Predicted 3D model of a 76-nucleotide RNA (transfer RNA) from an Actinomycetota bacterium.
[in-house]
RNA sequence: GCUGGGGUAGCUCAGUCGGCAGAGCGGGGCACUUGUAAUGCCCAGGCCGCGGGUUCGACUCCCGCCCCCAGCUCCA
Numbered sequence: 001g002c003u004g005g006g007g008u009a010g011c012u013c014a015g016u017c018g019g020c021a022g023a024g025c026g027g028g029g030c031a032c033u034u035g036u037a038a039u040g041c042c043c044a045g046g047c048c049g050c051g052g053g054u055u056c057g058a059c060u061c062c063c064g065c066c067c068c069c070a071g072c073u074c075c076a
Stems, first nucleotide, its partner, number of pairs: 001072007010025004019056001027043005049065005
């Protein structure tokens, strides 16, 4: 340099065909318990990697860039 995959909550990851951003774990609160654990319920937490474009509307489509992983190739 080329090809493919990935970047979404603190962590691990979903999100189909463009139409209100989610789960599990973790955190906080409440219930239950003699108490703890477990369990149940509730709550908080996100400019969806960055910048543009298309669109009435973009995590999703298009373009450029950055970062991570895997493979291939060239030069020194």

NCBI's taxonomy places the organism under Bacteria, Bacillati, Actinomycetota. It matches the Rfam family "tRNA". The family's RNA type in Rfam is transfer RNA.